Order: sequence, then structure tokens, then C1' cells
RNA sequence: GGUCCCAUCGUCUAGGGGUUAGGACAUCGGCCUCUCACGCCGGUAACGGGGGUUCAAAUCCCCCUGGGAUCACCA
Repeated sequence: GGUCCCAUCGUCUAGGGGUUAGGACAUCGGCCUCUCACGCCGGUAACGGGGGUUCAAAUCCCCCUGGGAUCACCA
């Protein structure tokens, strides 16, 4: 440098055009308990940036950024 893949709460992850963007762990509050843990109930918390298509984009297309795989180069 070529080709391909990936990017969503603090972390892991679901989503494949119309969702209030869901779940687990974590965290906060409450219940339970003599206390802690466990368990139960509830809260907070996310779509990398820009553009395009569309009535409507996390979702489809392009560019950029970051990460990864592979091939090539390496005087």
C1' cells in the first nucleotide's frame, strides 16, 4: 500500500428501515437480614465524526477516525 471485517450504557452484548434502543454484570436507592453476602423491586447510564438515500437511518451507501485479519513490499 491492496482486500476484507469491526465500532451501541462503565464493561460484555442484542438489534438487519418505523423500538420509550433491550439484556447481563457493575453502579445508586429501597426491601429482606442482628450485620454482611445472596435474593427481590426500582433508578441512572449508549448508537465514533461528517455527508448521502428515504416520509423516516443505530440499521442502507460514501468519506474520515480508531481497532483487527490477510496479502504484497521491506534496497
This is a predicted structure of a 75-nucleotide RNA (transfer RNA) from a Desulfobacteraceae bacterium. The organism belongs to Desulfobacteraceae, within Bacteria. Model confidence (mean pLDDT): 83 of 100. It matches the Rfam family "tRNA". Gene Ontology term of the family: triplet codon-amino acid adaptor activity.